[in-house]
RNA sequence: GUAGAGGCGCAAUGCUUAAGAGUAGGAUUUAUGAUUCUUGCAAGAGAAUAAGAUUAGAUCCAAAAGGAUGUGUUGCCGAAGGGAUAUGUUACUUGCAUGACCUAUUCCUGGGGGUAUAGUUAAUAACUAUACAACUGUCACCUUUUGCUAUACAAUAGGUGGUGUGCUAC
Numbered sequence: 001g002u003a004g005a006g007g008c009g010c011a012a013u014g015c016u017u018a019a020g021a022g023u024a025g026g027a028u029u030u031a032u033g034a035u036u037c038u039u040g041c042a043a044g045a046g047a048a049u050a051a052g053a054u055u056a057g058a059u060c061c062a063a064a065a066g067g068a069u070g071u072g073u074u075g076c077c078g079a080a081g082g083g084a085u086a087u088g089u090u091a092c093u094u095g096c097a098u099g100a101c102c103u104a105u106u107c108c109u110g111g112g113g114g115u116a117u118a119g120u121u122a123a124u125a126a127c128u129a130u131a132c133a134a135c136u137g138u139c140a141c142c143u144u145u146u147g148c149u150a151u152a153c154a155a156u157a158g159g160u161g162g163u164g165u166g167c168u169a170c
Base pairs, nucleotide, nucleotide: 001170002169003168004167007077009076010075011074012073013072014071015070017068025061026060027059028058029057030056031055035048036047037046038045039097040096041095042094043093044092080109081108082107083106084105085104086103088101089100090099091098110136111135114132115131116130117129118128119127120126137163138162139161140160141159142158143157145155146154147153
């Protein structure tokens, strides 16, 4: 450098189904009677509003997104996922904050589950982080059994330890 392996393997994407939810929102009506909206705070700017803002009740109509199940396809095995820092873009303008997105640098995690705690979420689903005890892949060392002429080598089983910038083959 090339090609591979781990398996409930990783990620993207299409379709599907449930939930989200009879929720948000809208219309009508009754009561109320001056504020309400543009992420939060402050200032500004704009819009709606006594032809009724807002709030509450009743009736009718009625979503979507993120996330999830199943299934297909594609790309792959630092696949990918997080933390921190910095620049930029963005949420009406400015400032501070918060959120989202891109890029760069750097740190952590071999992998998938389980349990607990915390966060996110409509959610006891799922995801993320941390911890714990196992499982599994791989390598090293030791022991055992088998193969072989053989103490070498190979394979099986067990134990201990490490872990991806690793491991195997060329």
Record summary
Predicted 3D model of a 170-nucleotide RNA (Lysine riboswitch aptamer) from uncultured Niameybacter sp. The coordinates come from a structure-prediction model, not an experiment, and the mean pLDDT is 82. It matches the Rfam family "Lysine riboswitch aptamer". About the family: Riboswitches are metabolite binding domains within certain messenger RNAs that serve as precision sensors for their corresponding targets.